């Protein structure tokens, strides 16, 4: 100096003016309310996003059993919980730092595995190989004829000429055994060499790979070591095995006020209805459901909570305790901006200047996970090149 | 703010158990019928199955995430 990994942060800054929204406090007018006016003080995020999991929380049984659905899936801890996180095991990538992995079970069934191929899970197409029968041609050159195709080419048929093999059996057929080879696929009977046979095989050895059984460490996944054993893939196919889930969703739900036709239909203790796909149970009613009618309004939930920040203590971590400060958005589905100055930073201009400041915008709240983000910042590491 | 679905040819749907070449109606192009058009008739073209990863020999199909687009929902008696 250069490429690059991991985590943590910060995401324009200062100042003045001016303006929204909440609160608190004075005032004016005023019985009060409202309404005006001043002051002080508080005002978006790391994702407020997506609504992708998980709570709280509320109503319906105090949320009950069964089937049916769904979710999740290496092991061990954290957690209120979780699909998160945190240590570790395998497995995969990277020279490394490191980083990915829906990662139970294919040896408990069932389906799939297009085309190609003889076969895709139980089979023999060529080829090798042995046995029985038949018993003389078989193979390659070359030369001529004819036929065919996707036609510079390739393929068959047939005479004739040579060369070589053949009754110590050429060829041809049954049987049989062989997954070594040939061709086919993603995927071919556990790779790859040796030996061995008739030919061939985990048939046997030698390294390696799976799977299991003991024995040994580990709390476990898992690892080692000996002994058998070699059974193609798919379970983000059905399925099995654990474990886990009751529905709804703040527009949940609660108290108040305006107004209206408490009109019209239907269903209901032979049980509506809550109750959701179904049984069961349990509450349990003049209520419940459709059509129409009326409002479009207030207040609560709803801002002190798994809360933030510093510190010690126990863990490798995640996290847990413990003390100590400190309260810090909240609506009408609507505020959180705007102008000027100097600074940063980035484009663009030879200047003087101009232009812009990533992704974005809280809605009940929490914990997360994932998707968008220009740029700086700090911390630890790796690897290559220079130089001493 | 919440639940919920959909995305396949220009347009309006289908589709299956993943499997060789995705189909049907309309439109659209070229014949052919007519003195010319309309109907009718042959034929033929048009697809990143919304994208972007992933599972698996193969992915519109199964998983996940992105994108658009569409429906729902208060109270009172």
């Nucleotide at each position: 100096g250069g490429a690059g990994c991991a985590g943590g942060u910060c995401g324009g800054g200062c100042g003045a003016c001016c303006g929204c929204u909440g609160g608190a406090g004075g005032g004016a007018c005023g019985c009060a309310a409202a309404u005006c006016c001043c002051u002080c003080u508080a005002g978006a995020g790391g994702a407020a996003a997506g609504u992708c999991c998980g709570g709280a929380c509320a109503c319906c049984a105090u949320a009950g059993g069964g089937c049916a659905g769904g979710g999740c899936g290496c092991u061990g801890g954290g957690u209120a919980a979780c699909a998160c996180c945190c240590a570790g095991u395998g497995g995969g990538g990277g020279c490394a730092a490191c980083c990915c992995c829906a990662a139970g079970g294919a040896a408990a069934g069932u389906g799939c595995c297009a085309c190609a191929g003889a076969a895709a899970c139980a089979u023999a197409c060529c080829g090798c190989u042995g046995u029985c029968c038949c018993g003389a041609u078989u193979u390659c050159c070359c030369u001529c004829u004819c036929c065919c195709c996707u036609c510079u080419g390739g393929g068959g048929a047939g005479a004739g000429g040579g060369a070589a093999g053949g009754g110590u059996g050429a060829g041809g057929g049954g049987c049989a055994g062989u997954a070594a080879g040939g061709g086919u696929g993603a995927a071919a009977u556990c790779g790859u060499g040796c030996g061995g046979u008739a030919a061939g095989a985990g048939c046997g050895c030698a390294c390696g790979g799976a799977g299991u059984g003991c024995c040994g460490g580990g709390c476990g996944a898992c690892c080692g070591g000996c002994g058998c054993u070699c059974g193609g893939g798919u379970a983000a196919a059905c399925c099995c095995c654990g474990c886990c889930c009751g529905g709804u969703g703040c527009a949940a739900g609660g108290c108040c006020a305006c107004g209206u036709a408490g009109g019209g239909g239907g269903a209901g203790a032979u049980g509506a209805g809550g109750c959701g796909g179904c049984c069961c149970g349990c509450c349990g009613a003049a209520u419940c459901c459709c059509c129409g009618g009326g409002u479009a309004g207030g207040c609560u939930g709803c801002a002190c909570g798994a809360g933030a920040c510093g510190c010690c203590u126990g863990g490798c971590a995640a996290c847990a305790g413990g003390c100590g400060u400190c309260c810090u958005a909240g609506a009408g589905a609507g505020a959180u901006g705007g102008u000027c100055g100097c600074c940063g930073c980035c484009g663009c201009g030879c200047g003087a200047g101009c232009g812009g400041c990533a992704c974005a915008g809280a809605a009940u709240c929490c914990g997360g996970c994932u998707u968008a983000c220009a740029g700086g910042c700090c911390u630890g590491c790796u690897c290559c090149c220079g130089c001493a | 703010g919440g639940g919920c679905g959909a995305u396949u040819a220009g347009c309006u749907c289908a589709g299956a158990u993943g499997g060789u070449u995705a189909g049907a109606g309309u439109a659209c192009u070229u014949g052919c019928u007519u003195g010319a058009c309309a109907u009718g008739c042959a034929a033929g073209g048009a697809g990143u199955c919304a994208c972007u990863g992933g599972u698996u020999c193969a992915a519109u199909u199964c998983c996940a995430g992105u994108a658009u687009c569409g429906c729902c929902c208060a109270c009172c008696a």

Predicted 3D model of RNase P RNA and transfer RNA as a complex of 465 nucleotides.